Model confidence (mean pLDDT): 78 of 100. This is a predicted complex of two RNAs, RNase P RNA and transfer RNA, with 437 nucleotides together.
RNA sequence: AAAGUAGAUCAAGCGAUCGCUCUUCGCCUCGGGCGAAGGGAGGAAAGUCCGGACUCCAAAGGACAAGGUGGCCGCUAACGGCGGCUCCGAGUGAUCGGGGGAAAGUACCACAGAAACCAUACCGCCAGCCUUAGGCUGGUAAGGUUGAAAAGGCGAGGUAAGAGCUCACCGGCCCGCCAGUGAUGGAGGGCGCUUGGCAAACCCCACCCGGAGCAAGACCAAAUAGGAGGGUUGGGUGGUCCGCCCUUAGCCCUCGGGUAAGGUCGCUCGACCCUGCGAGUAAUCGCAGGGCAAGAUGAAUGAUCGCUGUGACUCGUUUUACGAGCCAUUACAGAAUCCGGCUUAUCGAUCUGCUUUAGCC
RNA sequence: GCGGGCGUAGCUCAGCUGGUAGAGUACGAGCUUCCCAAGCUCGGUGUCGCGGGUUCGAAUCCCGUCGCCCGCUCCA
Numbered sequence: 001a002a003a004g005u006a007g008a009u010c011a012a013g014c015g016a017u018c019g020c021u022c023u024u025c026g027c028c029u030c031g032g033g034c035g036a037a038g039g040g041a042g043g044a045a046a047g048u049c050c051g052g053a054c055u056c057c058a059a060a061g062g063a064c065a066a067g068g069u070g071g072c073c074g075c076u077a078a079c080g081g082c083g084g085c086u087c088c089g090a091g092u093g094a095u096c097g098g099g100g101g102a103a104a105g106u107a108c109c110a111c112a113g114a115a116a117c118c119a120u121a122c123c124g125c126c127a128g129c130c131u132u133a134g135g136c137u138g139g140u141a142a143g144g145u146u147g148a149a150a151a152g153g154c155g156a157g158g159u160a161a162g163a164g165c166u167c168a169c170c171g172g173c174c175c176g177c178c179a180g181u182g183a184u185g186g187a188g189g190g191c192g193c194u195u196g197g198c199a200a201a202c203c204c205c206a207c208c209c210g211g212a213g214c215a216a217g218a219c220c221a222a223a224u225a226g227g228a229g230g231g232u233u234g235g236g237u238g239g240u241c242c243g244c245c246c247u248u249a250g251c252c253c254u255c256g257g258g259u260a261a262g263g264u265c266g267c268u269c270g271a272c273c274c275u276g277c278g279a280g281u282a283a284u285c286g287c288a289g290g291g292c293a294a295g296a297u298g299a300a301u302g303a304u305c306g307c308u309g310u311g312a313c314u315c316g317u318u319u320u321a322c323g324a325g326c327c328a329u330u331a332c333a334g335a336a337u338c339c340g341g342c343u344u345a346u347c348g349a350u351c352u353g354c355u356u357u358a359g360c361c
Numbered sequence: 362g363c364g365g366g367c368g369u370a371g372c373u374c375a376g377c378u379g380g381u382a383g384a385g386u387a388c389g390a391g392c393u394u395c396c397c398a399a400g401c402u403c404g405g406u407g408u409c410g411c412g413g414g415u416u417c418g419a420a421u422c423c424c425g426u427c428g429c430c431c432g433c434u435c436c437a
Stems, first nucleotide, its partner, number of pairs: 001357010012308007020040009042332001046343002049341005054213004061242004067208004071085005086099005100204002105202002108197002122144002124140007152170002155167003171193001172191004177186003217265004227255007234246004257436002272291008309329003313325005362433007371386004380417001387406001388404005410426005
């Protein structure tokens, strides 16, 4: 320098003018208006995919069902998230992707193929018999054929032909030893060793999990017929049973009636943010100091201009670089109870670690 | 905002315990008729919304994404 790989940050700044919304204060001709000061979107506010806080149902309790997660250790309020380690796979490499059990049982493996886990033999090979061709019986699974997948692999010996039948190496299973918290790794001994795939099929093992959701829920105001018909026997805990709680009448559906298209709280100070120091490989945690940063509800957060910055194009000077002109300032998107993640979308710019290749010192 | 469901011929829908996708209607051709309709016989109907993954194999199972639809605000 080129190519690559992993990650971090920003999402222009300042000023003026005209608007929008909220809060506080002041004034007025007060259901409102005017003036002043101050606050006013994001890294994803998104998808609503996980996890929690909070509220109500019981202080949420037991069992079953259903659901979820899945190497090991740790972090955390919690998680399907994050960090480190480990094994397998891809890559020259940085790095990336994946992860319980198929020797507990059940189901399935279409077509093809002899045969799809029960065991078997179409072509072949070998032996014997009948014997021209060929056929019958037996042995065999090395070779061929089918398929996504075929009975450990490969080589040598052995044999009538063959075969873990025997042997070396690789693979597999079992046993204990050593290292490690553990997943796992290392070295060793034994066994010739039938025992596919699929669990994002049922299932088994371990762990987690009560339900609903801020339209949760609480209060106030206004108004009325706390009415009628039907169903069901208690009702609530939105799968079932128990338990618990509330009741003398309760619950559900339909019709009818009224009020209003209401107000206040919940509501934003919180597992919060910034800086420094310390513990830890890291995720993360602790301590000290400082900071307050939307809270709207048919739903505000915008527009124009100027300067600076940035970028593209053109021209000039000897390339870099500088100067001038001109244009653009653009992406994805937009709070709705809050928080931690994940996933997805995204114009452009900057920085850092590492790898490979080539050249120079 | 919160919760739930659905995307398959042009249209309305099946198929979803994985094995290569159908029905009705519509469309095209032929027969029938003097002609049309009806009827009869055939026929193409297709990126199973899109993209990944699991599997030998995916409309079907898993994940992500896009679009559409429905329900939930007072006295209660």
About this RNA:
Rfam match: Bacterial RNase P class A. The family's RNA type in Rfam is ribozyme.